This is a predicted structure of a 503-nucleotide part of an RNA (small-subunit ribosomal RNA, 5' domain) from Theonella swinhoei. The full RNA is in RNAcentral, with records from SILVA.

Context: one part of a larger RNA
RNA sequence: GAACGAACGCUGGCGGCAUGCUUAACACAUGCAAGUCGAACGAGAAAAGAUCUUUCGGGAUCUGAGUAGAGUGGCGAACGGGUGAGAAUCGCGUAGAUAACCUGCCCCGAAGUCUGGGAUAACCUCUUGAAAGGGGGGCUAAUACCGGAUAACACUUUCAAUCGAGUGGUUGAAAAUUGAAAGAUUUAUUGCUUUGGGAUGGGUCUGCGUUCCAUUAGCUAGUUGGUAGGGUAAUGGCCUACCAAGGCAACUAUGGAUAGCGGGUCUGAGAGGAUGAUCCGCCACACUGGCACUGAGACACGGGCCAGACUCCUACGGGAGGCAGCAGUGGGGAAUAUUGCGCAAUGGGCGAAAGCCUGACGCAGCAAUGCCGCGUGAGUGAAGAAGGCCUUCGGGUCGUAAAGCUCUUUAUCUGAGGGAAGAUGAUGACGGUACCUCAGGAAGAAGCACCGGCUAACUACGUGCCAGCAGCCGCGGUGAUACGUAGGGUGCAAGCGUUGUUC
Numbered sequence: 001g002a003a004c005g006a007a008c009g010c011u012g013g014c015g016g017c018a019u020g021c022u023u024a025a026c027a028c029a030u031g032c033a034a035g036u037c038g039a040a041c042g043a044g045a046a047a048a049g050a051u052c053u054u055u056c057g058g059g060a061u062c063u064g065a066g067u068a069g070a071g072u073g074g075c076g077a078a079c080g081g082g083u084g085a086g087a088a089u090c091g092c093g094u095a096g097a098u099a100a101c102c103u104g105c106c107c108c109g110a111a112g113u114c115u116g117g118g119a120u121a122a123c124c125u126c127u128u129g130a131a132a133g134g135g136g137g138g139c140u141a142a143u144a145c146c147g148g149a150u151a152a153c154a155c156u157u158u159c160a161a162u163c164g165a166g167u168g169g170u171u172g173a174a175a176a177u178u179g180a181a182a183g184a185u186u187u188a189u190u191g192c193u194u195u196g197g198g199a200u201g202g203g204u205c206u207g208c209g210u211u212c213c214a215u216u217a218g219c220u221a222g223u224u225g226g227u228a229g230g231g232u233a234a235u236g237g238c239c240u241a242c243c244a245a246g247g248c249a250a251c252u253a254u255g256g257a258u259a260g261c262g263g264g265u266c267u268g269a270g271a272g273g274a275u276g277a278u279c280c281g282c283c284a285c286a287c288u289g290g291c292a293c294u295g296a297g298a299c300a301c302g303g304g305c306c307a308g309a310c311u312c313c314u315a316c317g318g319g320a321g322g323c324a325g326c327a328g329u330g331g332g333g334a335a336u337a338u339u340g341c342g343c344a345a346u347g348g349g350c351g352a353a354a355g356c357c358u359g360a361c362g363c364a365g366c367a368a369u370g371c372c373g374c375g376u377g378a379g380u381g382a383a384g385a386a387g388g389c390c391u392u393c394g395g396g397u398c399g400u401a402a403a404g405c406u407c408u409u410u411a412u413c414u415g416a417g418g419g420a421a422g423a424u425g426a427u428g429a430c431g432g433u434a435c436c437u438c439a440g441g442a443a444g445a446a447g448c449a450c451c452g453g454c455u456a457a458c459u460a461c462g463u464g465c466c467a468g469c470a471g472c473c474g475c476g477g478u479g480a481u482a483c484g485u486a487g488g489g490u491g492c493a494a495g496c497g498u499u500g501u502u503c
């Protein structure tokens, strides 16, 4: 000098665009953050209103309405959003391999969608429990579940040809095995099953790179390899049995400490150094530890089970919970915002669609936290006013500065009027916002630090090695340009200084 997710002190007019718990991965009240589909399925209210009837208590029918709210089923909930605790590692980065693999929804192609069955929730009823919940009996449907048929280019085995890059790949032939579900009427679709290919997304493996400590020198028994088996979508000690005795290490193993990684960011002429907030990619985590289920995909933030700590309810028998989602609270801290509006846009889920949901997102609110822009007036004005300060008492200086006079109203303020784009047909939270026009009046808008040298800027008074200053050198003990105040000056300016950190 530059930079900052900054903080503190003094000060503070406006706008645009960004950014905002770096500390306790501390604990959380409350609300919201993942639903949707009646064009898969069975059942199905109430309030209210109308009509009829009435023993004046009421009853029946229709509308409300095949609506609400539940239930079965499908898809989604593995995305999106948060955090950086752990992990020095194929986690990340880069370049490859997969002849060792998977891929719902989407796209293209081929073939098919035949025939049967038994249940079960909802509902009714009985019962149990304080509750959360549970048990028994009865009825019922499906694109829920289970048989049978048919089909192989699919899977397994064998053979042949061909290719190769090692296990092998591709093509052809033969034998055994296996599937399907309908719905809606708009008759045009859509769905389902098997199969080939694509696209997308992933899994696994490998070369190289990836912090510090040797005041860490030896480490290792599933350890290293083989055979066989299991397991997986898939290779593999991934797991198991048996066999062998290996494997790693001064080219730093093992141990310890620290840490998410990268694109980037800051600085620097560069090389480099430091860093990894916001945005993007990857990884890991979801109160702590472990485990699996479902599923195309999870070992699953707002799913499940077990254990633990903590909090809450309890009739003491037993139960409920997980903000590192958005707001918000307490706590910690030098320190970091609203319990806002809207699905109008973009995107996502479901749905044929209308649409519903969406604290993603779009906006608004708060904060000079940062960057950028604008303003706080312009011209004229010497009696060089008053006043302050200094003075050699002559004067000098603040100083054209003020007042006064003449203007302007840009940005902005107040008032009035008009008024968007963002929206392809409809639909605008923002918002009567931005912006435009008119009127008014200089009106409402300047501070902070410094002035011994480095370093731009000096005098007076007070103080008297005191009080104090200080980044370094150093000032202060009676003439202090260095302390404090005043006048003046210098620098930056809605900021200015200080502190911290990096280069």
Stems, first nucleotide, its partner, number of pairs: 001503004006499005013374006019367002021332001026330003030327003035075003040072002048063006082285003091210008101202002106198008114148004123138006154177001156175008211257003218248003223245008260282004264275004287308005310321004338364001340363003346360001347358004377407004387398004413440006422430001447492005452473003458487005468475002

Taxonomically the source falls in Theonella (Eukaryota, Porifera, Demospongiae, Theonellidae). Its mean pLDDT, the model's own confidence on a scale to 100, is 82.